[in-house]
Context: one part of a larger RNA
RNA sequence: CGUAGGAGAAUUGAAGAGAUCUGUCCUUAGUACGAGAGGACCGGGAUGGACGAACCUCUGGUGUUCCAGUUGUCGCGCCAGCGGCAUUGCUGGGUAGCUAUGUUCGGAAUGGAUAACCGCUGAAAGCAUCUAAGCGGGAAGCCAACUCUAAGAUUAGUUCUCCCUGAAGUUUCCUUCGAGACUAGGAGGUGAUAGGUAGCAGGUGGAAGCGGUGUAAGCCGUUGAGCUGAGCUAUACUAAUAAACGUUCGG
Repeated sequence: CGUAGGAGAAUUGAAGAGAUCUGUCCUUAGUACGAGAGGACCGGGAUGGACGAACCUCUGGUGUUCCAGUUGUCGCGCCAGCGGCAUUGCUGGGUAGCUAUGUUCGGAAUGGAUAACCGCUGAAAGCAUCUAAGCGGGAAGCCAACUCUAAGAUUAGUUCUCCCUGAAGUUUCCUUCGAGACUAGGAGGUGAUAGGUAGCAGGUGGAAGCGGUGUAAGCCGUUGAGCUGAGCUAUACUAAUAAACGUUCGG
């Protein structure tokens, strides 16, 4: 831009893509078979491998925006307490998110037409013959079935609801996101969109100050304390300014 007005939902499925793997064990059954040695088809169940998808409850990883410990040095006048630099100085942990080695799930079952092949009936050819007419069986393969995309399928489909003039609606712009290279998409622009704030969860692990005790290093109490990023809930305190396009009931 188109799909002959605009918008929001729900759909059909032409067509396309993906997947299609396999071991071992138990049972049937030490049965059929076989002199024995050995040892099944068919059917039922369990558990793995590789591969794939989704996810983060668990187990872990990361987590230079969280907490703590600690070395050297410089600074805040000194003590105490902090801050800078030294690979994030080093070390111990770790929320969200992202992750695999973690968790869950998948390949199934079924139908149709067939291949090789196996048959029934059966002539040509009084017999025989699966084939010439006709009719069956038969594969991890084919077509469906399963999952996903899908009406630009220009053959542009279908159904429902709503709107009507500077209107419905759309866009720029702004606050942003489990969306994202940019675009696009989603949530919002006076409302919970982001920040802030409050509470909670989770993390760290017992703050500072003061008191007690000890010559002191230190320890104990106040105290599961203090601090706390991304998480959850609530709350308009802050920021969502402002503008443009769009036409007349749809040739």